The RNA shown here (transfer RNA) has 72 nucleotides and comes from a Clostridia bacterium.
RNA sequence: GCGAAAGUGGCCUAGUGGUAUGGCAUCAGCUUCCCAAGCUGAGGGUCGCGGGUUCGAAUCCCGUCUUUCGCU
Numbered sequence: 001g002c003g004a005a006a007g008u009g010g011c012c013u014a015g016u017g018g019u020a021u022g023g024c025a026u027c028a029g030c031u032u033c034c035c036a037a038g039c040u041g042a043g044g045g046u047c048g049c050g051g052g053u054u055c056g057a058a059u060c061c062c063g064u065c066u067u068u069c070g071c072u
Base pairs, nucleotide, nucleotide: 001071002070003069004068005067006066007065010024011023012022018055026042027041028040029039030038048064049063050062051061052060
């Protein structure tokens, strides 16, 4: 230099145009003599960034940044 994959709450992850999902963690409650485990609930997301298409974009298109892999 060329090509490919990935980027979604603190961490991991689902989601191929129509309310962004689940788990772990955190907080609160229930339970227990206490702790742990278990159960219930809550908070937490400009979906890497910018632009475009569309009534509507995490999703489609363009550009760009970062990481990984391959080729030279």
Taxonomically the source falls in Clostridia (Bacteria, Bacillati, Bacillota).